[in-house]
RNA sequence: AGAGUUUGAUCCUGGCUCAGGAUGAACGCUAGCUACAGGCUUAACACAUGCAAGUCGAGGGGAAACGAUAUUGGAAGCUUGCUUCCGAUAGGCGUCGACCGGCGCACGGGUGAGUAACGCGUAUCCAACCUGCCCAUCACUUGGGGAUAACCUUGCGAAAGUAAGACUAAUACCCAAUGACGUCUCUAGAAGGCAUCUGAAGGAGAUUAAAGAUUUAUCGGUGAUGGAUGGGGAUGCGUCUGAUUAGCUUGUUGGCGGGGUAACGGCCCACCAAGGCAACGAUCAGUAGGGGUUCUGAGAGGAAGGUCCCCCACAUUGGAACUGAGACACGGUCCAAACUCCUACGGGAGGCAGCAGUGAGGAAUAUUGGUCAAUGGGCGAGAGCCUGAACCAGCCAAGUAGCGUGCAGGAAGACGGCCCUAUGGGUUGUAAACUGCUUUUAUAAGGGAAUAAAGUUAGUCUCGUGAGACUUUUUGCAUGUACCUUAUGAAUAAGGACCGGCUAAUUCCGUGCCAGCAGCCGCGGUAAUACGGAAGGUCCGGGCGUUAUCCGGAUUUAUUGGGUUUAAAGGGAGCGUAGACGGCAAGGCAAGUCUGAUGUGAAAACCCAGGGCUUAACCCUGGGACUGCAUUGGAAACUGUCUGGCUCGAGUGCCGGAGAGGUAAGCGGAAUUCCUAGUGUAGCGGUGAAAUGCGUAGAUAUUAGGAAGAACACCAGUGGCGAAGGCGGCUUACUGGACGGUAACUGACGUUGAGGCUCGAAAGCGUGGGGAGCAAACAGGAUUAGAUACCCUGGUAGUCCACGCCGUAAACGAUGAAUACUAGGUGUAGGGGGUAUCGACCCCCUCUGUGCCGCAGCAAACGCAAUAAGUAUUCCGCCUGGGGAGUACGGCCGCAAGGUUGAAACUCAAAGGAAUUGACGGGGGCCCGCACAAGCAGCGGAGCAUGUGGUUUAAUUCGACGCAACGCGAAGAACCUUACCAAGACUUGACAUCCUCUGACGCAUAUAGAGAUAUAUGUUCCCUUCGGGGCAGAGAGACAGGUGGUGCAUGGUUGUCGUCAGCUCGUGUCGUGAGAUGUUGGGUUAAGUCCCGCAACGAGCGCAACCCUUGUGAACAGUUGCCAGUAUUAAGUUAGGAACUCUGUUCAGACUGCCGUGGACAACACGGAGGAAGGUGGGGACGACGUCAAAUCAUCAUGCCCCUUACGUCUUGGGCUACACACGUGCUACAAUGGCCGUAACAGAGGGCAGCGAAAGGGCAACCUGGAGCGAAUCUCAAAAAAACGGUCCCAGUUCAGAUUGUGGGCUGCAACCCGCCCACAUGAAGACGGAGUUGCUAGUAAUCGCGGAUCAGCAUGCCGCGGUGAAUGCGUUCCCGGGCCUUGUACACACCGCCCGUCACACCAUGGGAGUUGAGAGCACCCGAAGUCGGUGACCUAACCGCAAGGAAGGAGCCGCCGAAGGUGUGAUUGAUGACUGGGGUGAAGUCGUAACAAGGUA
Repeated sequence: AGAGUUUGAUCCUGGCUCAGGAUGAACGCUAGCUACAGGCUUAACACAUGCAAGUCGAGGGGAAACGAUAUUGGAAGCUUGCUUCCGAUAGGCGUCGACCGGCGCACGGGUGAGUAACGCGUAUCCAACCUGCCCAUCACUUGGGGAUAACCUUGCGAAAGUAAGACUAAUACCCAAUGACGUCUCUAGAAGGCAUCUGAAGGAGAUUAAAGAUUUAUCGGUGAUGGAUGGGGAUGCGUCUGAUUAGCUUGUUGGCGGGGUAACGGCCCACCAAGGCAACGAUCAGUAGGGGUUCUGAGAGGAAGGUCCCCCACAUUGGAACUGAGACACGGUCCAAACUCCUACGGGAGGCAGCAGUGAGGAAUAUUGGUCAAUGGGCGAGAGCCUGAACCAGCCAAGUAGCGUGCAGGAAGACGGCCCUAUGGGUUGUAAACUGCUUUUAUAAGGGAAUAAAGUUAGUCUCGUGAGACUUUUUGCAUGUACCUUAUGAAUAAGGACCGGCUAAUUCCGUGCCAGCAGCCGCGGUAAUACGGAAGGUCCGGGCGUUAUCCGGAUUUAUUGGGUUUAAAGGGAGCGUAGACGGCAAGGCAAGUCUGAUGUGAAAACCCAGGGCUUAACCCUGGGACUGCAUUGGAAACUGUCUGGCUCGAGUGCCGGAGAGGUAAGCGGAAUUCCUAGUGUAGCGGUGAAAUGCGUAGAUAUUAGGAAGAACACCAGUGGCGAAGGCGGCUUACUGGACGGUAACUGACGUUGAGGCUCGAAAGCGUGGGGAGCAAACAGGAUUAGAUACCCUGGUAGUCCACGCCGUAAACGAUGAAUACUAGGUGUAGGGGGUAUCGACCCCCUCUGUGCCGCAGCAAACGCAAUAAGUAUUCCGCCUGGGGAGUACGGCCGCAAGGUUGAAACUCAAAGGAAUUGACGGGGGCCCGCACAAGCAGCGGAGCAUGUGGUUUAAUUCGACGCAACGCGAAGAACCUUACCAAGACUUGACAUCCUCUGACGCAUAUAGAGAUAUAUGUUCCCUUCGGGGCAGAGAGACAGGUGGUGCAUGGUUGUCGUCAGCUCGUGUCGUGAGAUGUUGGGUUAAGUCCCGCAACGAGCGCAACCCUUGUGAACAGUUGCCAGUAUUAAGUUAGGAACUCUGUUCAGACUGCCGUGGACAACACGGAGGAAGGUGGGGACGACGUCAAAUCAUCAUGCCCCUUACGUCUUGGGCUACACACGUGCUACAAUGGCCGUAACAGAGGGCAGCGAAAGGGCAACCUGGAGCGAAUCUCAAAAAAACGGUCCCAGUUCAGAUUGUGGGCUGCAACCCGCCCACAUGAAGACGGAGUUGCUAGUAAUCGCGGAUCAGCAUGCCGCGGUGAAUGCGUUCCCGGGCCUUGUACACACCGCCCGUCACACCAUGGGAGUUGAGAGCACCCGAAGUCGGUGACCUAACCGCAAGGAAGGAGCCGCCGAAGGUGUGAUUGAUGACUGGGGUGAAGUCGUAACAAGGUA
């Protein structure tokens, strides 16, 4: 510090996710030790048991318990005067239960429920306050009195407890004296201030105290002053969320006078006034203890508030006071409520959020431990006692830190495992074994601290309002712990997660969209580095992972540090309030600002330095920091404020012209429709085509007249005006604004603008008019599968006017307003100026608008660019992933429609912007192709052949399926083939290699059988280098074998786009980039063929050429071919010839080379000459990058899977040949351009020895007999046919056509029944030129005619070749199909066979409404009213004082009143849960209906 994820790829926007750190954690697996720190986050739920606050006898009365002592009684033992035991007496002693009294119990400890508050933090103030114990100072401590508890007696009660009587003490209580520097009253008024006011000194009066103890030294007590400590109060600032909470408040705000308090105060009361708070967020609702600090972060921030420290609040819930220095009191009291317990049913008791512990809750959190030794607290004169505070120990990997589980050597690189492999090996791996060394730790034994500083007891000494020093004695829970030494011995000690990318680390097996994984992207459908296991590896390590939560990364709420044309986002527009910001120069002040000083910012924490535990964590000391607040001194630039100025901003005046600016009134013509009348006759109208409609009752058309309403042609213009919406005939009236000029006036008066107010298209609403045209709804006609649409004919609201609402639009420049600055060029609108001129133009300058191009700059790009999307400033609005949703609920507005404000649950990992390359378009342009057109011949109809589907079957083996499967694999299924079926057999096998044994195997014959096979008889080895080998049989196992699966695991081969002209690369350049350029453009070509141009220059694979063939010629050669001339023959038969044909080889020839025209003077095109051939002469072979997961595992090869007495092998028979049907490809026809008969011409290319087979003979023929010749330019197949000539038929189901069938034959073959071909005779079906539709072909082509070959025993109408005869048409590129190039749009990229929308149906989920139902908290009103304070009363009661007494003073019980908790009743709002039914929403591999959007998406 970043990374993954939207796309085919790119850049951007933007969300989601990850890597880091942290935790009071939990869970899973694992676990040796030590130190330090931590440990109910949930139920402020309920609690058994024990402990957590007592102490003082030097305050007191006393003596229940214990002890000592003394006296004494009894008993026992006996050692006979002792011991022990049991009593009694003695408060005289140590002490001491309970009691009176003092102090403490308000600290310490716990918890975080409540609280949004002066609660907390920080700073300041109290002249408005209190303060026990403590310190200092001053003064005092006098004299009396009456009670009461305990104890005793008597009652009541189950108990808790309580009542009465009698006795008694005090440092308990009371009275009196004395007393001021206190307080109060009166007086006084210095000084401050000067408005209220604050108020020193002095004088007078009133008022209030006390307690003793012990033994001589102190400790106490009272009053006062001051201090310290602790508390109380007030104020400034800071302190969470929600405005879908906007108004709140009646003791409320203030005053006067009282009361109350320690004290101020509406704190409380009476009266008076009507205030107080709030958009700088009152009130209400939700949540929450606050801080020091903790975590994270570069920081700013964000989140948190456990342990420790400070403050607050609480103590079962609620209320209340008492006591006291202090409480409205955790281990006190009273009352109410709930709960639990005891009960004799009458009544009582209790409060762990103290320490342990229990139950419950929960994912989850410990011991009913030890000690007061230390630190601290309470009491005490002290010793001391108490102390679950505290210090220690126990449990827990829950955290941090440290240590260890060994170290060194050791290669036969062991065994084993695992995987790979060229079978040699590699890896685990120096790892192990083995050898040597060490001993932390564990174990055992021994030694062994510090923490004790100090205090106490006793003694001595010094000084003296009590302290200090010395000597001595005693005190340790942890602990026999830390630590040290010794002994034995590698001995006692390693796991967890991960290994597709992010992210370090890979292989095998299993599984087969199953099981499962997953933080995101995503893995898994038979070769999974992603699931599970294993091996290996990586990371961390006494831990490792997972989960949860927080910060970070996230600049993803942006102060630091974001945006707003198109990604989310500029308010529809203006005016304007609060607010924010604000021109030039000067002076004053000092609020902000800067700076110095002072105080404070607790400690701990943090940072730095040093130190202590063996180190570290941890702890200690010192420093820094704590960025803050307050006070105070100074500075005066900037902001602020005050003062008086200035004119440039702004405004006013004056002059001038421009304008669809607005409102109102009036006027005008054209057009449309309607009415009337005329002319006129059969149609009009409308459409893609039609129909509905109108019209013989006279339409449309045309002429004239009239009526009505609405809108204003041309001018007209990226022209004008307006804030926006918007504004268009002409005239008038009223009226707003802008602009130019001038520089007279004001003197910052400005900019923006939350709320607010106003304006605001169209549609819509209300009332009343109006209504020509147009036209939602509606009707009809068409279209269509449907057509609630598009098209047509009609047509109502509405559109128009007046008044009033509505308040929204893609209200758009998708661009808020204002100001300033920053190259130019060129239009246009309005105004002004300048030079010159007679003047108008022209030219130049300038201001204001409105456009275009363009530099810098900006921008993701597109683009913007003085009218900014540039550079800056100010202010406002708005945004923060997509969907849900601009929805729900609530509020406000509206007559309604609806508008405005505006969520959440849930769900997805994207949604999106710009640009790129493709693909596609019922987009465009250019071009090509038998693509169309023009033609010829067909197919589709018939019969037959053949292939396919389907059906059938025991089997009808398998594959091929649009073009590019279907006379295809198959160049040939009777058996074989053959893979299929039935039946019968074999199991190392029909076939290959290896091992052992044997010597036959085989042949012939016979038998059984359908055959394979089996049995019997006869016969019986070969070669050899002597090692063995061949062949055959038997045996055992390795293995054979598979036309079994997967062509979506593959190789190879092939088809297709397409013989289409394309496909790329290097370097350079452009672009952030994907990419572009080149390859586009202008021409041209069959062609990315060539030329020219050009930020490109070159190159490669394709094209073309090179190859074969054909067309012309030459040279050479001359048999088996040829024959002009000579001779010869039946015959090139022979002699001969080498001229010709032909054959073979090698050459030549054609290149737009030549001429003309056009073209850019190019490429090239057209025409011509010559030539056998002319513009690639014809044909072939040849197929770029790639596409289709195209075809083939059944040609072959091959991975993996599967079968192994069978999915292998052999055999016989059957099947592949079936047959209601459908399709493809062919053959033959339907006839006269023909059929038949006869005569009788002319090819080419091939084949041939298990072959072709001549002549001759037989047969009507198929064919047979025959065998010459020929391994072929020799012989043979072999006859070419159509054509030609002659004859016949005469348009008909025929002298056409030949299916089907019968009979008889021939051939091949082991065998023609299923199931071959051919011949003869007989039979003589459909068919008379073929619907929609569709195929081939551009010249030696189509059509037509025959011939040959492969396969093959036999079997072509198929296939592959060959020649003969031999046309028609092509205007042309509008259209159909396919293709190429450029361009355009795109929401497609599996690429239009794409994408995608909505209803309906089904399942699930969350949510709104809902008659209601049921809770909760808070509020308000009323009722009742406990305890209690306060007030009143007090006839009743009462020891202290007064009084001789009566009585009084004073106090109290009781009663009454105000307030008052809980409770009750009612009420409205808020917020949950639930609810028949209902609304939409979301999600869900293969449901239904359509096709709305994306291309002109087929109606933009």

A computed fold for a 1500-nucleotide RNA from a metagenome, annotated as small-subunit ribosomal RNA. The prediction has a mean pLDDT of 83. The sequence is in RNAcentral, with records from SILVA. It matches the Rfam family "Bacterial small subunit ribosomal RNA".